Molecule: SAM riboswitch aptamer (S box leader)
Organism: Holophagaceae bacterium
RNA sequence: GCGAUAUCCAGAAAGGUGGAGGGACGGGCCCUGUGAAACCUUGGCAACCUGCGAAAGCAAGGUGCCAAUUCCUGCCGCGAGUUCCGCGGAGAGAUGCUGA
Numbered sequence: 001g002c003g004a005u006a007u008c009c010a011g012a013a014a015g016g017u018g019g020a021g022g023g024a025c026g027g028g029c030c031c032u033g034u035g036a037a038a039c040c041u042u043g044g045c046a047a048c049c050u051g052c053g054a055a056a057g058c059a060a061g062g063u064g065c066c067a068a069u070u071c072c073u074g075c076c077g078c079g080a081g082u083u084c085c086g087c088g089g090a091g092a093g094a095u096g097c098u099g100a
Stems, first nucleotide, its partner, number of pairs: 002099002005096004013042005021031003025074004043066003048062002050059003070092001075089005
């Protein structure tokens, strides 16, 4: 990287280094010199795997995560109705677990 599967309207930031980008991609809309990304330290959230347990559950070792619903949207359908809005599904993406 590829396949399968579960979840994605909850939750959780300070300091240091750094010095202009970041939010996957396109379109939007945002965040950012009152300091972006990245790295480091410390802290935290959560509970997929894991351990214990008859279960409820507890713990927190392995991942993950800590602006905005996956920030909204993209393709199809439905309702309403006609620049708009709502709902459902798909696709894409993220994370865990698993397979070849």